Source information: This is a predicted structure of a 94-nucleotide RNA (SAM riboswitch aptamer (S box leader)) from Kineococcus radiotolerans. The prediction has a mean pLDDT of 77. The RNAcentral record of the sequence draws on Rfam and Ribocentre.
RNA sequence: GGACCAUCCAGAGCGGCUGAGAGACUUGGCUCGACGACGCCGCAGCAACCACCAGCUCCCGGGCUGACAGGUGCUUCCGCCAAGCCGAUGGACC
Numbered sequence: 001g002g003a004c005c006a007u008c009c010a011g012a013g014c015g016g017c018u019g020a021g022a023g024a025c026u027u028g029g030c031u032c033g034a035c036g037a038c039g040c041c042g043c044a045g046c047a048a049c050c051a052c053c054a055g056c057u058c059c060c061g062g063g064c065u066g067a068c069a070g071g072u073g074c075u076u077c078c079g080c081c082a083a084g085c086c087g088a089u090g091g092a093c094c
Stems, first nucleotide, its partner, number of pairs: 001094002004091005013043005021032003025084005044075003049071002053066005079086001
C1' cells in the first nucleotide's frame, strides 16, 4: 500500500509551545476559535480491538466470563448534518 472483517449517537483533560484558522475531500449548511481553536510535547485519563493470564463450555473449528493495561486507539459537536462516494480506527492476510 491492497482487498476482507468489525466498529464509528457511550466514555475520558489539564499544563506548556505555537499563533489563525479548524471540523478528511466536493457542494450546501452548521459549529468551534485571540476567553487562543487546529497542531506539537508532557502528564493524566477513557475504552477494551489484538496479544498474554485464569476459569467455564465445546462439535476441539470455536464461544463466553474475569483479570492485566503490554501493542494500539481515543479524550468539542451523532464521522457536526445532508448529498456525492467516501473517511477514520482495530484485526488477521497478501